[in-house]
RNA sequence: CCGGGGAGCCGGGCAGCCGCGUCAUCUCACCUGAGGUGCCGAGGAAAGUCCGGGCUCCACGAAACAAGGGUGGCGGGUAACGCCCGCCGGGCGAAGGGUUUCGGCCCGAAGCUUAGGGAAAGUGCCACAGAGAGCAGACCGCCGAGUCUCUUCGGAGCCAAGGUAAGGGUGAAAGGGUGCGGCAAGAGCGCACCGCGCUUCCGGUAACGGCAAGCGGCAUGGCAAACCCCACCCGGAGCAAGACCGAAUAGGGGCUGCGCGCCAAGGCCUUAGGGCCGAGGCGGGUCUGUUUCGGACCCGACAGCCCGGGUUGGUCGCUGGAGCGGUGCAGCAAUGCACCGCGUAAGAGGAAUGGCUGCCCUCGGCGAUACGGUCCUGCAAGCAGGAUACCGUCGACGAGACAGAACCCGGCUUACAGGCUCCCCGGCGUU
Numbered sequence: 001c002c003g004g005g006g007a008g009c010c011g012g013g014c015a016g017c018c019g020c021g022u023c024a025u026c027u028c029a030c031c032u033g034a035g036g037u038g039c040c041g042a043g044g045a046a047a048g049u050c051c052g053g054g055c056u057c058c059a060c061g062a063a064a065c066a067a068g069g070g071u072g073g074c075g076g077g078u079a080a081c082g083c084c085c086g087c088c089g090g091g092c093g094a095a096g097g098g099u100u101u102c103g104g105c106c107c108g109a110a111g112c113u114u115a116g117g118g119a120a121a122g123u124g125c126c127a128c129a130g131a132g133a134g135c136a137g138a139c140c141g142c143c144g145a146g147u148c149u150c151u152u153c154g155g156a157g158c159c160a161a162g163g164u165a166a167g168g169g170u171g172a173a174a175g176g177g178u179g180c181g182g183c184a185a186g187a188g189c190g191c192a193c194c195g196c197g198c199u200u201c202c203g204g205u206a207a208c209g210g211c212a213a214g215c216g217g218c219a220u221g222g223c224a225a226a227c228c229c230c231a232c233c234c235g236g237a238g239c240a241a242g243a244c245c246g247a248a249u250a251g252g253g254g255c256u257g258c259g260c261g262c263c264a265a266g267g268c269c270u271u272a273g274g275g276c277c278g279a280g281g282c283g284g285g286u287c288u289g290u291u292u293c294g295g296a297c298c299c300g301a302c303a304g305c306c307c308g309g310g311u312u313g314g315u316c317g318c319u320g321g322a323g324c325g326g327u328g329c330a331g332c333a334a335u336g337c338a339c340c341g342c343g344u345a346a347g348a349g350g351a352a353u354g355g356c357u358g359c360c361c362u363c364g365g366c367g368a369u370a371c372g373g374u375c376c377u378g379c380a381a382g383c384a385g386g387a388u389a390c391c392g393u394c395g396a397c398g399a400g401a402c403a404g405a406a407c408c409c410g411g412c413u414u415a416c417a418g419g420c421u422c423c424c425c426g427g428c429g430u431u
Stems, first nucleotide, its partner, number of pairs: 001427010012360007020041002023038006043402001047413002050411005055238004060294006068234005073087005088116001089114004096107004117229002122227002124223003139168002141164003148157003176194006195218001196216005201210003242316004252307006258300001261282003266277004283299005323342008361400004366395003371392003374387006
């Protein structure tokens, strides 16, 4: 310098005038406001509402199973996650290398990406084309006796029965690849190498890797982001959650389901027949997916549905958090630990931080100049002449990204004009 990649920061500045909001304080007013002063006052995504939590309320509690939902290579981090970090496998990947029938194909750095467990538990799908697409298949081909035809008498041609899947075609995909042998022609039919499967060994925590060794002619095509199987995880609803104060009303009405059992100390009444109450016990039931254990409650406990009435006011929740910053140590890293420091870090409540003016800054194309850089020519080698594509310079015009808290955090995803900085890989050149 060229090419291929990754990450971070800023994203307007200054001045003047006018105008906002919380809080603190002072003055005036007491109609609960007005005025002065001061500190502070939106984001990297505040967006999406896709995940995980804190927090609040509800569900009687525990365990197991079921239903439903989520995740899916290995290991680590975290409060947790579907997130983050590292590693493994697959795919892609510039220069370069190899190969080529010159169409292309293979290897391939940093990096990007991966819905990456199981297809031999089962079910299902693979359109069209094609002979045949899950246990297959013969379209064109190849081989093929006799008879027949020809013959230079070596054989050649046609080709039945039958054999074949190497060659060609169809297709996204056709049942391993290359070579040699063998065969009538072929085929892992046999062999060598590669590929694949299994076993052992070595390395690694593991996923996995190893032309380390041996055995085996060998396979069970693809899709699970199809149903499904396997492993692990999961109460529900949500700040419009909820708490308090105030005010008002009707402690409202109706229906359905299931249930409303037995014994009994004792007491009361009695018309003396009996009736009523009843501690306690047994049995049953409700708390709603099932079962077991425990607990509470009930012989209205509970479950479900319909109609109707009141309130819509105020205060809180509401900002100090798994917080921010610095240093050191451990770790490849994510992150963790220790010490020090910060804290008037927006808290609105229909929702505040804005408007105008001037100058500067950045960017875009346009125009100008030849002053500098740059380029060309000449030569007295630092000067002269010329050029204007580019950079600087000057001028006017235009433009200045995405975008706005609403309980708070950790993530992911999406959007972003322009400017600046750093890092990684490869090639070339120079020192």
Predicted 3D model of a 431-nucleotide RNA (Bacterial RNase P class A) from Novosphingobium sp. 9U. The sequence is in RNAcentral, with records from ENA and Rfam. Rfam family: Bacterial RNase P class A. Rfam's curators write: Ribonuclease P (RNase P) is a ubiquitous endoribonuclease, found in archaea, bacteria and eukarya as well as chloroplasts and mitochondria. Rfam classes the family as a ribozyme. Taxonomically the source falls in Novosphingobium (Bacteria, Pseudomonadati, Pseudomonadota, Sphingomonadaceae).